[in-house]
Record summary
Predicted 3D model of a 72-nucleotide RNA (transfer RNA) from a soil metagenome. Its Rfam family is "tRNA". Rfam classes the family as a transfer RNA. The prediction has a mean pLDDT of 81.
RNA sequence: GGGCGGUUAGCUCAGCGGUAGAGCGGCACGUUCACAUCGUGCAUGUCGUGGGUUCGAUUCCCCCACCGCCCA
Repeated sequence: GGGCGGUUAGCUCAGCGGUAGAGCGGCACGUUCACAUCGUGCAUGUCGUGGGUUCGAUUCCCCCACCGCCCA
């Protein structure tokens, strides 16, 4: 330098155009002498940046940044 994949909650990841989800984790309450477990409830987020297409974009297109793999 070229090619491919990835970037979404604190972590690991879903989500193939219609107001963003799960598991784990966190908080509160109950249970316990207490802790753990368990039960109930709650909160998670500028969807990496900037543009474009569209009535509407996490999703499609382009640029850039970062991470990983391959080629040179």